[in-house]
Context: one part of a larger RNA
RNA sequence: UGACGGAAGGGCACCACCAGGAGUGGAGCCUGCGGCUUAAUUUGACUCAACACGGGAAAACUCACCCGGUCCGGACACAGUAAGGAUUGACAGAUUGAUAGCUCUUUCUUGAUUCUGUGGUUGGUGGUGCAUGGCCGUUCUUAGUUGGUGGAGUGAUUUGUCUGGUUAAUUCCGAUAACGAACGAGACUCUCGCCUACUAAAUAGUCCGCGGAUUCGCCCUCGUGGGAGUCCGUGCUGUGACUUCUUAGGGGAACAAGCGUCGACUAGGCGCACGAGAUUGAGCAAUAACAGGUCUGUGAUGCCCUUAGAUGUCCGGGGCCGCACGCGCGCUACACUGAAAGCGGCAGCGUGUGCAUACCCUAGCCCGGCAGGGCUGGGUAAUCCGAUGAAUCCUUUUCGUGCUAGGGAUAGGGAAUUGCAAUUGUUUCCCUUGAACGAGGAAUUCCCAGUAAGCGCGAGUCAUAAGCUCGUGUUGAUUACGUCCCUGCCCUUUGUACA
Numbered sequence: 001u002g003a004c005g006g007a008a009g010g011g012c013a014c015c016a017c018c019a020g021g022a023g024u025g026g027a028g029c030c031u032g033c034g035g036c037u038u039a040a041u042u043u044g045a046c047u048c049a050a051c052a053c054g055g056g057a058a059a060a061c062u063c064a065c066c067c068g069g070u071c072c073g074g075a076c077a078c079a080g081u082a083a084g085g086a087u088u089g090a091c092a093g094a095u096u097g098a099u100a101g102c103u104c105u106u107u108c109u110u111g112a113u114u115c116u117g118u119g120g121u122u123g124g125u126g127g128u129g130c131a132u133g134g135c136c137g138u139u140c141u142u143a144g145u146u147g148g149u150g151g152a153g154u155g156a157u158u159u160g161u162c163u164g165g166u167u168a169a170u171u172c173c174g175a176u177a178a179c180g181a182a183c184g185a186g187a188c189u190c191u192c193g194c195c196u197a198c199u200a201a202a203u204a205g206u207c208c209g210c211g212g213a214u215u216c217g218c219c220c221u222c223g224u225g226g227g228a229g230u231c232c233g234u235g236c237u238g239u240g241a242c243u244u245c246u247u248a249g250g251g252g253a254a255c256a257a258g259c260g261u262c263g264a265c266u267a268g269g270c271g272c273a274c275g276a277g278a279u280u281g282a283g284c285a286a287u288a289a290c291a292g293g294u295c296u297g298u299g300a301u302g303c304c305c306u307u308a309g310a311u312g313u314c315c316g317g318g319g320c321c322g323c324a325c326g327c328g329c330g331c332u333a334c335a336c337u338g339a340a341a342g343c344g345g346c347a348g349c350g351u352g353u354g355c356a357u358a359c360c361c362u363a364g365c366c367c368g369g370c371a372g373g374g375c376u377g378g379g380u381a382a383u384c385c386g387a388u389g390a391a392u393c394c395u396u397u398u399c400g401u402g403c404u405a406g407g408g409a410u411a412g413g414g415a416a417u418u419g420c421a422a423u424u425g426u427u428u429c430c431c432u433u434g435a436a437c438g439a440g441g442a443a444u445u446c447c448c449a450g451u452a453a454g455c456g457c458g459a460g461u462c463a464u465a466a467g468c469u470c471g472u473g474u475u476g477a478u479u480a481c482g483u484c485c486c487u488g489c490c491c492u493u494u495g496u497a498c499a
Base pairs, nucleotide, nucleotide: 004495005494007493008492009491010490011489012488013487016483017482020447021446022445023444024443027332028331029330031328032327033326034325035323036322043054044053065318066317067316068315069314071312076119077118078117079116080115086113089108090107092105093104094103123306124305126304127303128302132300134294135293136292137290138289139288144183145182146181148179149178150159151158152157162174164173165172188283189282190281194252195251198249199248200247201246204243205242206241207240208238209234210233211232212231213230214229218227219226220225258272259271260270261269262268334440338399339398340397341396342395344393352384360379361378362377363376364375365374366373367372406437411432412431413430414429415428416427453475454474455473456472457471458470459469460468
């Protein structure tokens, strides 16, 4: 110096608690891990900081594992054999999973590319992340870290970096043997919310025209009528006007600025008003470390291993999915605030026909109960799909608390689709079957506002394709707005031990 204390004092955090909400833990299923099994069930990772993680939803490929079978893609050098031929390829028949001349029989073909040996390359999802780079994660989401000059000390070191108040903050005020600085914090970047001010738009609209309809309701009216509404269409002959709505560029707007109050009337705190906002959400993120993860991201890489009966590479099949069991993330539920069948009314993120690359998003019409199929089209996209007419939701009816019309596991039969291939059932649809589950013990997770939770949608993966992940909107609570009791973190004082 400071690792540690079940020492003391401050401060902080929903990866802590309190007040609560939703749960998880119990059931069925999905999925990851262990174990067991197996020819193989490839492998990494194991407290936070492994376990719906490796962007890891593997039918082939992937693929590393298992069982078989080919090929050389053995550079280059040296030596040998060798044009009287180093070698290459092959029909058929055996052989074989195989139309692999792989091997054998049989002969043809080829022409210095090769073959044999030695050295040595190369390749390797082989080993080592405890040899490494890079990247990531974590300590660690807190406020922390450092040197110059000066002071103290023989010195390691210390002061600066602080008694106090304040802040989300080593943020400031101040105090002051320190002064003046640097990194981090903040500022910054993106995003959300406001603009009747600017710039505009036949890829967005509005208004006025023009042409229809006018069922319902209003006015004029005796009326076949007219007017104003409402709905639909029309535009490059309507060369109309405009930008409120939509889009997106440049700007503006908020600074605790105003008032009151607390306070050294300092830093600042609280309340109120005005306002679209008086803490939107994320990104980035210091110093020092870890023998944290990755050699299976890389044509990053040392060393070791292997290198033709290959750990290289390709082909066929299997496996990664196996099931007495244990654990983790989840989905569906246990119903009446509900299920089913009609009807009604509303979103926002995206994506879309490809370099290798084969595979796009889809409208209308017809066929079909459905899944799906066929024919014409649009779209490289604010133009088409598409007003993305989404689901919770609203409303009407049926059901009536019964393992029930709750629940939808398991299983049988059939029909399609993707693909060379669907058996160990890719996925979808139809009929039938109708298990556990009557709200879950001890434990334990996440969370404070458009948040939790419910609800769908899009993207990634994708030939087929979401119980996952990442986004997105929609409906929308209860309870705090505090504390240091538990769990941890930071600072100060003190103590023990001596790394």

Record summary
Predicted 3D model of a 499-nucleotide part of an RNA (small-subunit ribosomal RNA, 3' major domain) from Echinoderes songae. It matches the Rfam family "Eukaryotic small subunit ribosomal RNA". Rfam links the family to the GO terms ribosome and structural constituent of ribosome. For this family Rfam cites "Crystal structure of the ribosome at 5.5 A resolution" (Yusupov et al., Science, 2001). Clan: SSU clan. Its mean pLDDT, the model's own confidence on a scale to 100, is 81.